SAM riboswitch aptamer (S box leader) from Robiginitomaculum sp., 119 nucleotides, folded computationally.

[in-house]
RNA sequence: CACUCAUUAAGACCAGUGGAGGGAUAGGCCCUUUGAAGCUGGAGCAACCCCGAAAGGCGUAAAGCCGGUCGGUAAGGUGCUAAGUCCUACGGCGGUUUUUAACCAACGGAAAAUGAGGG
Numbered sequence: 001c002a003c004u005c006a007u008u009a010a011g012a013c014c015a016g017u018g019g020a021g022g023g024a025u026a027g028g029c030c031c032u033u034u035g036a037a038g039c040u041g042g043a044g045c046a047a048c049c050c051c052g053a054a055a056g057g058c059g060u061a062a063a064g065c066c067g068g069u070c071g072g073u074a075a076g077g078u079g080c081u082a083a084g085u086c087c088u089a090c091g092g093c094g095g096u097u098u099u100u101a102a103c104c105a106a107c108g109g110a111a112a113a114u115g116a117g118g119g
Base pairs, nucleotide, nucleotide: 001118003117004116005115006114007113008112013042014041015040016039017038021031022030023029025089026088027087028086043081044080045079047078048077049076050072051071052070053069056066057065058064085111090108091107094104095103096102097101
């Protein structure tokens, strides 16, 4: 990093410092001087990597490889700890109404975030 794959309706905050912003962007709507962001210390959560298990498939002289399932850990690598990724953004489809518009629901995408791989 504008690449590939997977996940995103659950879960989990205190203090010190700081002093006005923050929730990616835009429109909303929220949080915030009853103290935002940032920094520091501690605590917690558990998604991926990680560890283990049995069975299955491929394969070997032996080895090993693959996909899913279940369990474990916070020890290790990241991550996270307001609100469904806070809602919407694009697309058709269905329903409702005061019908050339509005609202609601589900689905598929886009964007974003996180992890693993890759460059």